RNAcentral holds the sequence, with entries from ENA and MGnify. Predicted 3D model of a 73-nucleotide RNA (transfer RNA) from a Gemmatimonadaceae bacterium. Model confidence (mean pLDDT): 82 of 100. The organism belongs to Gemmatimonadaceae, within Bacteria. Rfam family: tRNA. Rfam classes the family as a transfer RNA. The same sequence occurs in records of 3 taxa.
RNA sequence: GGGGCGUUAGCUCAGCUGGGAGAGCAUUCGGUUUGCAACCGAAAGGUCGCGAGUUCGAUCCUCGCACGCUCCA
Numbered sequence: 001g002g003g004g005c006g007u008u009a010g011c012u013c014a015g016c017u018g019g020g021a022g023a024g025c026a027u028u029c030g031g032u033u034u035g036c037a038a039c040c041g042a043a044a045g046g047u048c049g050c051g052a053g054u055u056c057g058a059u060c061c062u063c064g065c066a067c068g069c070u071c072c073a
Stems, first nucleotide, its partner, number of pairs: 001072007010025004019056001027043005049065005
């Protein structure tokens, strides 16, 4: 220098064919218990890496950039 994959909640990750942003764990609150754990219920938590484009509408498609992993040179 070139190719491929990845970047979504504090962590690990889903998100199919463009239209509702989600799960588990963690956190907080409540229930249960003499109490703790476990269990049950609820809540909070997101510029979807950044910028631009296409579109009525983008996590998703296109282009550029950044970072990580990997292959080639």